The part of an RNA shown here (small-subunit ribosomal RNA, 3' major domain) has 475 nucleotides and comes from an uncultured organism.
Context: one part of a larger RNA
RNA sequence: UGACGGGGGUCCGCACAAGCGGUGGAGCAUGUGGUUUAAUUCGAUGAUACGCGAGGAACCUUACCUGGGCUAGAAUGCGAGUGACCGGCCCUGAAAGGGGCCUUUCCUUCGGGACACAAAGCAAGGUGCUGCAUGGCUGUCGUCAGCUCGUGCCGUGAGGUGUUGGGUUAAGUCCCGCAACGAGCGCAAUCCUUGUCCUUAGUUGCCAGCACUUCGAGUGGGGACUCUAAGGAGACUGCCGGCGCAAGCCGCGAGGAAGGUGGGGAUGACGUCAAGUCAUCAUGGCCUUUAUGCCCAGGGCUACACACGUGCUACAAUGGCCAGUACAGAGGGUAGCGAAGCCGCGAGGUGAAGCCAAUCCCAGAAAGCUGGUCCCAGUUCGGAUUGGAGUCUGGAACUCGACUCCAUGAAGGUGGAAUCGCUAGUAAUCGCGCAUCAGCCAUGGUGCGGUGAAUACGUUCCCGGACAUUGUACA
Numbered sequence: 001u002g003a004c005g006g007g008g009g010u011c012c013g014c015a016c017a018a019g020c021g022g023u024g025g026a027g028c029a030u031g032u033g034g035u036u037u038a039a040u041u042c043g044a045u046g047a048u049a050c051g052c053g054a055g056g057a058a059c060c061u062u063a064c065c066u067g068g069g070c071u072a073g074a075a076u077g078c079g080a081g082u083g084a085c086c087g088g089c090c091c092u093g094a095a096a097g098g099g100g101c102c103u104u105u106c107c108u109u110c111g112g113g114a115c116a117c118a119a120a121g122c123a124a125g126g127u128g129c130u131g132c133a134u135g136g137c138u139g140u141c142g143u144c145a146g147c148u149c150g151u152g153c154c155g156u157g158a159g160g161u162g163u164u165g166g167g168u169u170a171a172g173u174c175c176c177g178c179a180a181c182g183a184g185c186g187c188a189a190u191c192c193u194u195g196u197c198c199u200u201a202g203u204u205g206c207c208a209g210c211a212c213u214u215c216g217a218g219u220g221g222g223g224a225c226u227c228u229a230a231g232g233a234g235a236c237u238g239c240c241g242g243c244g245c246a247a248g249c250c251g252c253g254a255g256g257a258a259g260g261u262g263g264g265g266a267u268g269a270c271g272u273c274a275a276g277u278c279a280u281c282a283u284g285g286c287c288u289u290u291a292u293g294c295c296c297a298g299g300g301c302u303a304c305a306c307a308c309g310u311g312c313u314a315c316a317a318u319g320g321c322c323a324g325u326a327c328a329g330a331g332g333g334u335a336g337c338g339a340a341g342c343c344g345c346g347a348g349g350u351g352a353a354g355c356c357a358a359u360c361c362c363a364g365a366a367a368g369c370u371g372g373u374c375c376c377a378g379u380u381c382g383g384a385u386u387g388g389a390g391u392c393u394g395g396a397a398c399u400c401g402a403c404u405c406c407a408u409g410a411a412g413g414u415g416g417a418a419u420c421g422c423u424a425g426u427a428a429u430c431g432c433g434c435a436u437c438a439g440c441c442a443u444g445g446u447g448c449g450g451u452g453a454a455u456a457c458g459u460u461c462c463c464g465g466a467c468a469u470u471g472u473a474c475a
Stems, first nucleotide, its partner, number of pairs: 001475002003472003007469001009467005015459002019422005026313008034304002042053002064299007077122002081117003087102006105114003125288002128286003134282002136277003139273001141271001146185006152161003165176003191265004196233007206222002210220003236259001239253001242250001315415001319374007331362003336355002341350003381412001386407007428451007
């Protein structure tokens, strides 16, 4: 000087407390461990692995296994030499591959070039090893308020001072004081979005007033309004009074759409964990080169006495079922979205209008509201599992897809010890979209809106962190 303390002090955080809803019990989905297997490819392992890499494992992917094949090779540069290549057809084979038949060059500055085959070689290939040789990228402490430097001063020196102190803040934020005076990286501001208003603009959007109307902003019209998208205004403790010696600030009030960082996002200092990644990529070294490389078929990654994590659906009456009826936002669409109509109980089929989209389509929002029924039961709860019949995608759904219909109708009556999330348009609850994608094992991820709470006395305690201080036999 740090680190540590079941040392004391000050302070903060959904850390506790106060509340609300979960997990842990059940069934299923998914990941992991273990076991099994020819293989169940590899990586990730307290917090910081386990719906993670994977934002799509039937083939492909694919790296694994079994079997069949190739050896200058599946891809690349140079390349003596040859003239075909492409295309069509036949045989064999699971395919890869092998064998055969037909057809047969183009451009040219005449040097050659294009394309294909191809010997030797220089060289290729490796998802083989080492993340403890590395770059790049990332997690975490932590969006915590810290981490440093120049000069000066102090100390023999390691170092200190500044950065400590008194206040204050979300903040090393600001003020005052001070052997310090300044500065840098962080904080804040700058950026995006949302909340109010104004100006400009008025189509594909809108419809107040005026007409017409098939009653649909449909038409003539209109720019008022909504909205769209460009520019601006607005919030700064600016104003009033209170506290305070003063400054900074704190609490209250006014005005205001918004008040003290308005809400949300992006943004992650010096560093820590030899943290993670050689399987995104790049790369040193090592290893391999008729194989640890390459091609193909089938299988596996989907196994299943079990254990754990993360979720979905429930156990019902604030509910289930039936009928009627209302209101979103944000997205996507040409190898696409696909309307109306018709067929089917349905998944879907047929059909083809419109749309490169404020125009057309996906697209019916659901919870809600109104009426009816059930009457507390393992039930009209719950839907696992299983049988049958189908639809769609795809070359192909046996291993191993999703969905529909009929039948079946399991566990489950609110969950032990323990443990998680959340402070407001939040939790809870309800549906809708998108990426990946032929299809989909999506209950995942990521966005969007609808309905919409309870509680916070407080900082004694648990956990994590910050500052100064104290002790130390630790570095």
Annotation:
The prediction has a mean pLDDT of 82.